The RNA shown here (transfer RNA) has 73 nucleotides and comes from Balneola sp. It matches the Rfam family "tRNA". From the family's description: Transfer RNA (tRNA) molecules are approximately 80 nucleotides in length. Rfam classes the family as a transfer RNA. RNAcentral holds the sequence, with entries from ENA.
[in-house]
RNA sequence: UGCACCGUAGAGCAGUCGGUAGCUCGCUGGGCUCAUAACCCGGAGGUCGCAGGUUCGAGUCCUGCCGGUGCCA
Numbered sequence: 001u002g003c004a005c006c007g008u009a010g011a012g013c014a015g016u017c018g019g020u021a022g023c024u025c026g027c028u029g030g031g032c033u034c035a036u037a038a039c040c041c042g043g044a045g046g047u048c049g050c051a052g053g054u055u056c057g058a059g060u061c062c063u064g065c066c067g068g069u070g071c072c073a
Base pairs, nucleotide, nucleotide: 002071003070004069005068006067007066010025011024012023013022019056027043028042029041030040031039049065050064051063052062053061
């Protein structure tokens, strides 16, 4: 070089047949408590790797590129 898979919040991951971007942990405000932890209620945080294309509409389909892992040589 070639082939396969992966890239989504600070971390780990879902997202089905194209139709509102979610879960857990973490962070943060409040409640509870003598106090802390635990527990309960709320909040912030995402140009979905990058750029194009298709479409009324793309995390999802197509093309190119970048990065990671594995296989073959």